This is a predicted complex of two RNAs, RNase P RNA and transfer RNA, with 463 nucleotides together.
């Protein structure tokens, strides 16, 4: 110094002039009601307090809240998948385990079943799943040829045909262990020794997942569940347009006995001035619900950690056509260029000044908790390679 | 708020249970015509919206993303 990696945290500051929205206050005018004192919508005008974000965003995945039986059984459907523990919960999150990458810091991973069963495996190849004989090897018989001969045969060396063989070679993504001696007509786990995998069984370790040894066995099973499946384990439905009150407007007619609780069964609860369905008409208003909450900060304590638990201290948006802006000027960051000045042979670094530019994604709507994506750029901690000085 | 569908050549579509992406028009080149058109004959052209994974092998399955449609209250 240069290249990497994990964590975390910022998301420009001050001030001017104009502007926006909930609330509260204060003044003015008109309206309503009135016990004549005062109160109450809506309006103008003034002044207070408070007004995004790490993602408020996709809306992929858990909750909390309403409402439907505070939620019941069965099928069906859907999801999620190594272990342990963390949380309301989750598919997140932390540790570990294992299988891969990376020289390392580290980083990934939908990681449960292929002796429960059924599909698949294209082209090539001889054969693609309890395979398989194209070349080759090796043995029988026949023909033919050439050569030896003790005439009884034998020997090479092509061709048919039978049979044996997975050692060689050749196709694949993948061909039914690897290597080495033994054994064969020639071959083979056929045998044996070692090694790699599988399975059983004992030991020892760990809460486990799964690690480490040891001895036996057959001699070896293929892959693909992000195909169907099969285990195991969770999962009612519906969503602030939830879901209640008010106040206005309107015209009822018809049809049917069940509605509701998920497709469907059961099984529960309501039920005749009810309900349900269907046509037709009428409204497009207000108020709760509504932000104080698994809350946020700071300390100390238990845990490797995710997290928990105790004091303290703080309140930070609630709009309903939908506010939270704009400009301007000064600083401070960046990026370009230009000058000086200083290091250095040198590419080139540092500092000053000077001109221009640049300032991103994106924006609350019932709240949380998480994952995903985007995004100008800074900041600080840790940590790993390489290389040079000491 | 809550569901569905789709993206392939310049334009409109095909693609079987994953098996190595074509068709038709447009383009280009020849050839035939005085010429051009029709018409013959031939050829090019795809990161399958976009990134990553599962398998030997992805248009086709998974998952994240972007863009268009559309459907109920």
């Nucleotide at each position: 110094u240069g290249a990497g990696c994990c964590g975390g945290c910022c998301a420009g500051g001050c001030g001017g002039c104009c502007g926006c929205g909930u609330c509260c206050c204060c003044c003015g005018a008109u309206c309503g009601c009135c016990u004549c004192g005062g109160c109450g919508u809506g309006c103008g005008g003034g002044g207070g307090c408070c007004g995004a974000g790490g993602a408020a965003c996709g809306u992929c995945c858990g909750g909390g809240c309403u409402c439907c039986a505070c939620a019941g059984g069965g099928c069906a459907g859907g999801g999620u998948g190594g272990u342990g523990g963390g949380u309301a919960a989750c598919g997140c999150c932390c540790a570990c385990c294992c299988g891969g990458g990376g020289u390392g810091a580290c980083c990934c991973g939908c990681g449960g079943g292929a002796c429960a069963g059924u599909g698949c495996c294209a082209c090539a190849g001889a054969g693609a799943a309890c395979a398989g004989a194209c070349c080759g090897c090796c043995c029988g018989u026949c023909g033919c040829g050439c050569c030896c001969c003790u005439c009884g045969g034998g020997g090479c060396a092509c061709g048919a045909c039978g049979a044996g063989u997975a050692a060689g070679g050749g196709u694949g993504a993948a061909a039914c262990g690897g290597u080495g001696a033994g054994g064969u007509a020639a071959g083979a786990g056929c045998u044996c020794a070692c090694c790699a995998g599988c399975g059983c069984a004992c030991c020892g370790g760990g809460u486990g997942a799964c690690c480490g040894g040891u001895g036996c066995g057959g001699c070896u099973c293929g892959g693909u569940a992000a195909a169907c499946c099969c285990c195991a384990c969770c999962c009612g439905g519906a969503g602030c347009a939830a879901g209640g009150c008010c106040a206005g407007a309107c015209a009822g007619g018809g049809a049917g006995c069940g509605a509701g609780c998920u497709g469907c069964c059961c099984g529960c609860u309501c039920g005749a001035u009810g309900c349900u369905c269907c046509c037709g008409g009428g409204u497009a208003g207000g108020c709760c619900g509504c932000u104080g909450g698994a809350g946020g900060c700071g300390u100390g304590c238990g845990g490797c950690g995710a997290c928990g638990u105790a004091c303290g201290c703080c309140c930070g948006a609630g709009a309903u056509g939908g506010a939270u802006g704009g400009u301007c000027g000064c600083c401070a960051c960046c990026c370009g260029c230009c000058g000086u000045c200083g290091g250095g042979c040198g590419a080139c670094c540092g500092a000053c000044g000077g001109c221009g530019g640049g300032g991103a994604c994106a924006g609350a709507a019932c709240c949380c908790g998480g994952c995903g994506u985007a995004c100008c750029g800074g900041c600080c901690g840790g940590c790993u390679c390489a290389u040079c000085c000491c | 708020g809550g569901g569905g569908c789709a993206g392939u050549a310049g334009c409109g579509c095909a693609a079987u249970u994953g098996g190595u992406a074509g068709c038709g028009c447009a383009c280009c080149u020849c050839g035939g015509u005085c010429g051009c058109a029709u018409c013959g004959a031939g050829g090019g052209g795809g990161u399958u919206g976009a990134g990553g994974g599962u398998u030997c092998g992805a248009g086709u399955c998974c998952c994240u993303u972007c863009u268009g449609c559309u459907c109920c209250a």
It holds a member of the Rfam family "Bacterial RNase P class A". By type it is a ribozyme.